[in-house]
RNA sequence: GCCUCCGUAGCUCAAUGGAUAGAGCAAGCCUCUCCUAAGGGUUAGAUGGGGGUUCGAUUCCCUCCGGGGGCA
Numbered sequence: 001g002c003c004u005c006c007g008u009a010g011c012u013c014a015a016u017g018g019a020u021a022g023a024g025c026a027a028g029c030c031u032c033u034c035c036u037a038a039g040g041g042u043u044a045g046a047u048g049g050g051g052g053u054u055c056g057a058u059u060c061c062c063u064c065c066g067g068g069g070g071c072a
Stems, first nucleotide, its partner, number of pairs: 001071007010025004018055001027043005048064005
């Protein structure tokens, strides 16, 4: 330099055109307990930046940024 894959919550992953973007762990609060842990309830938290297509974009297209792999 070229090709290819990926980027969603603090972490690990879903959702691949259409309802309020879901789950586990972690975190806050409440409960339980003599206390702690475990358990139960509850709350907050995310689509890498910009542009485009579409009635509608996490999803499709372009570009940039970051990361993995391959070729040279």
The prediction has a mean pLDDT of 80. Predicted 3D model of a 72-nucleotide RNA (transfer RNA) from an Elusimicrobiota bacterium. RNAcentral holds the sequence, with entries from ENA. Rfam family: tRNA. Rfam describes the family as follows. Transfer RNA (tRNA) molecules are approximately 80 nucleotides in length. Lineage of the source: Bacteria > Pseudomonadati > Elusimicrobiota.